[in-house]
Context: one part of a larger RNA
RNA sequence: GGAUGAACGCUGGCGGCGUGCUUAACACAUGCAAGUCGAGCGAAGCGCUAAGACGGAUUUCUUCGGAUUGAAGUCUUUGUGACUGAGCGGCGGACGGGUGAGUAACGCGUGGGUAACCUGCCUCAUACAGGGGGAUAACAGUUAGAAAUGACUGCUAAUACCGCAUAAGCGCACAGGACCGCAUGGUCUGGUGUGAAAAACUCCGGUGGUAUGAGAUGGACCCGCGUCUGAUUAGCUAGUUGGAGGGGUAACGGCCCACCAAGGCGACGAUCAGUAGCCGGCCUGAGAGGGUGAACGGCCACAUUGGGACUGAGACACGGCCCAGACUCCUACGGGAGGCAGCAGUGGGGAAUAUUGCACAAUGGGGGAAACCCUGAUGCAGCGACGCCGCGUGAAGGAAGAAGUAUCUCGGUAUGUAAACUUCUAUCAGCAGGGAAGAAAAUGACGGUACCUGACUAAGAAGCCCCGGCUAACUACGUGCCAGCAGCCGCGGUAAUACGUAGGGGGCAAGCGUUAUCC
Numbered sequence: 001g002g003a004u005g006a007a008c009g010c011u012g013g014c015g016g017c018g019u020g021c022u023u024a025a026c027a028c029a030u031g032c033a034a035g036u037c038g039a040g041c042g043a044a045g046c047g048c049u050a051a052g053a054c055g056g057a058u059u060u061c062u063u064c065g066g067a068u069u070g071a072a073g074u075c076u077u078u079g080u081g082a083c084u085g086a087g088c089g090g091c092g093g094a095c096g097g098g099u100g101a102g103u104a105a106c107g108c109g110u111g112g113g114u115a116a117c118c119u120g121c122c123u124c125a126u127a128c129a130g131g132g133g134g135a136u137a138a139c140a141g142u143u144a145g146a147a148a149u150g151a152c153u154g155c156u157a158a159u160a161c162c163g164c165a166u167a168a169g170c171g172c173a174c175a176g177g178a179c180c181g182c183a184u185g186g187u188c189u190g191g192u193g194u195g196a197a198a199a200a201c202u203c204c205g206g207u208g209g210u211a212u213g214a215g216a217u218g219g220a221c222c223c224g225c226g227u228c229u230g231a232u233u234a235g236c237u238a239g240u241u242g243g244a245g246g247g248g249u250a251a252c253g254g255c256c257c258a259c260c261a262a263g264g265c266g267a268c269g270a271u272c273a274g275u276a277g278c279c280g281g282c283c284u285g286a287g288a289g290g291g292u293g294a295a296c297g298g299c300c301a302c303a304u305u306g307g308g309a310c311u312g313a314g315a316c317a318c319g320g321c322c323c324a325g326a327c328u329c330c331u332a333c334g335g336g337a338g339g340c341a342g343c344a345g346u347g348g349g350g351a352a353u354a355u356u357g358c359a360c361a362a363u364g365g366g367g368g369a370a371a372c373c374c375u376g377a378u379g380c381a382g383c384g385a386c387g388c389c390g391c392g393u394g395a396a397g398g399a400a401g402a403a404g405u406a407u408c409u410c411g412g413u414a415u416g417u418a419a420a421c422u423u424c425u426a427u428c429a430g431c432a433g434g435g436a437a438g439a440a441a442a443u444g445a446c447g448g449u450a451c452c453u454g455a456c457u458a459a460g461a462a463g464c465c466c467c468g469g470c471u472a473a474c475u476a477c478g479u480g481c482c483a484g485c486a487g488c489c490g491c492g493g494u495a496a497u498a499c500g501u502a503g504g505g506g507g508c509a510a511g512c513g514u515u516a517u518c519c
Stems, first nucleotide, its partner, number of pairs: 001519004006515005013391006019384002021349001026347003030344003035091003040088002044084002046081003050077005060067002098302003107227008117219002122215007130164001132162002139154006170195005176189005200207002228274003235265003240262004245257003277299004281292004304325005327338004355381001357380003363377001364375004394424004404415004428460001431454004438446001463508005468489003474503005484491002
């Protein structure tokens, strides 16, 4: 000198774009953050509709006995609905969002490999969808419990579940043939035996279903190289290293298990200890290098701590389940409930870091045929000079060099064209009027915002640090090794350009200094 997710002191006009718990991966009140589909299903409620039954307000006649008319309402049944909220079922809750605790590792980066693999939704191609069955939630009844939550009996549906048929193709087993390679092997072909499918809905336009093959996308595993410090850590290792077997997995593998062998790693630093998410990047530097990993993007890991599996194409799953621990809450003491490292917000810690805001209008995501619904992703707004950038705080003229202030050799000198004064302008802010793009036919949170126009007044808008040398900028007074200053050298003990105040000056400027850290 440059830089920062900064903080502190003094000061503070506006706008744009960014950015904002670096500390306690500390604990969390409250609200919201993942739903959706009635074009898969059966009931229930509500509204409307039509019919029937009960019901009798009311009307008309009356010989006052009665006859007639039949509204409201209730029940049952039919049809219906952009209706309601539960339930079964499907898809999605494995994405998106957060954090960096752990991890020195194939975790990450880079380059390869899989002849050892999987892939829902999507695209293409081929072949199909025949005929049956038994349940169960909802619901009703009984019942246990304070509650959470159940238990039993009975009824019912499906694109829920289970057999049967069929099998182009597919899997498995067995013995063949051809071709090829990169070691285990791979591809193609035909034979026998054997195994496994399907679901309907419809507004008639479609939307779905099953099997197989291919693609795309996403993932999984393996390998070469690279990836901090310490030797005041020198030996480490028994599933350890390898093997003919088996289990398990989508798949290879001590991944796991029996048995056998005794290996494997290490001064080219094993093991141990400490520290740490990695990278694209960012800062600095002429570069080489050094430092760093906030925001944005990619990968990884985690979700109160530890462990486990289930479901599923995909998880060993942040707002799923089970167990154990700590903590908090409810309790009728028997037992239960919870998990902000999602968005806001609270307490605490700290030098320090924001609103319990608006909207799904846009972009994107989930569901749905669609209408649409959901979306604290996202788009916006609010707060903070936290940063960068831009603008303003006026412009021109103006010497009686006014007054005041400081200084003085008392003549003057400085402040200083500075002010006053005259003329002018209106950027920003304020006032009034108009008023977008972003949206494609409709639909705009932002927002009456940006922007434009008009009138109006120099009005509403300047501070901070420094002035001994380094280092741009000097005098006076006060103080008297005191009070104090200080980055280094150093200054202060009676004329201090170094302390304090004032005048003047220098620098930067809505900032200026200080502190911390890096180059």
This is a predicted structure of a 519-nucleotide part of an RNA (small-subunit ribosomal RNA, 5' domain) from an uncultured bacterium.
Its Rfam family is "Bacterial small subunit ribosomal RNA".
The coordinates come from a structure-prediction model, not an experiment, and the mean pLDDT is 83.